Notes
The RNA shown here (Glycine riboswitch aptamer) has 106 nucleotides and comes from Halanaerobium sp. MA284_MarDTE_T2. Taxonomically the source falls in Halanaerobium (Bacteria, Bacillota, Clostridia, Halanaerobiales).

[in-house]
């Protein structure tokens, strides 16, 4: 199930920070430098939750159970700012609504 999670897509809205200086000429692009942003992506990370050892318990041995080391998982709008961006344009995490796959994996 008169169809959740989840993937695609159209349309709407959607924020933050230097229209920097320099080669170099108006813009943009490329490179190098100074200074910012966090919402494309990416990276780190809690409790917990499973093994690994060791110690306690115990007449032994095991097994629960309690401590301690260790490792593996384990979330983000936090966090680093890599990668992106800092005037329009593009993009944009996430919202709505609408189609198309999914088929309970919530």
């Nucleotide at each position: 199930u008169u169809g959740a999670a989840g993937g695609a897509u159209a349309u709407g809205g959607g924020a933050g920070a230097g229209a920097g200086u320099a080669u170099u000429a108006a813009a943009a692009a490329a490179u190098a430098c100074c200074a910012c942003c966090g919402a494309a992506g990416g990276g780190g990370u809690a409790a917990g939750a499973u093994c690994u050892u060791u110690a306690u318990u115990u007449c032994u041995c095991a097994g629960c159970a309690u401590a301690a080391a260790g490792a593996u998982u384990g979330a983000a709008a936090c966090u680093c700012u890599c990668a992106g961006g800092u005037a329009a344009a593009a993009g944009g995490a996430c919202c709505a609504u609408g189609u198309c796959u999914g088929g309970a994996c919530a």
Its Rfam family is "Glycine riboswitch aptamer". Rfam describes the family as follows. This family represents the bacterial glycine riboswitch.
It was read from a public genome assembly, where an Rfam model found it.